About this RNA:
c-di-GMP-I-GGC riboswitch aptamer from an Acidimicrobiaceae bacterium, 76 nucleotides, folded computationally. Its mean pLDDT, the model's own confidence on a scale to 100, is 87.
RNA sequence: AGCGAAAAGGGCACACCUCCCGUGAGGGAGGGCCGCAAAGCCACGGGGCUCACAGGAGCCAGCCGGGUUGCCGAAC
Numbered sequence: 001a002g003c004g005a006a007a008a009g010g011g012c013a014c015a016c017c018u019c020c021c022g023u024g025a026g027g028g029a030g031g032g033c034c035g036c037a038a039a040g041c042c043a044c045g046g047g048g049c050u051c052a053c054a055g056g057a058g059c060c061a062g063c064c065g066g067g068u069u070g071c072c073g074a075a076c
Base pairs, nucleotide, nucleotide: 002076003073004072011036012035016031017030018029019028020027021026034062040068041067042066044065045064046063047060048059049058050057051056
């Protein structure tokens, strides 16, 4: 460094509920805890979704790929 344990310390938080923001996809906060070894971050490629309906603008990173940062150290 690859890798990912019947390890250690922890971390995040699907759906759903409440409030708020947004035309909307969706986002924020609190609760919640299906899961996740990057379920940290990035909209670069693909894909899905929303608004507009000429051109376009936007959302999703817990859809796939890619980039980048990071805890621990068993076996190999």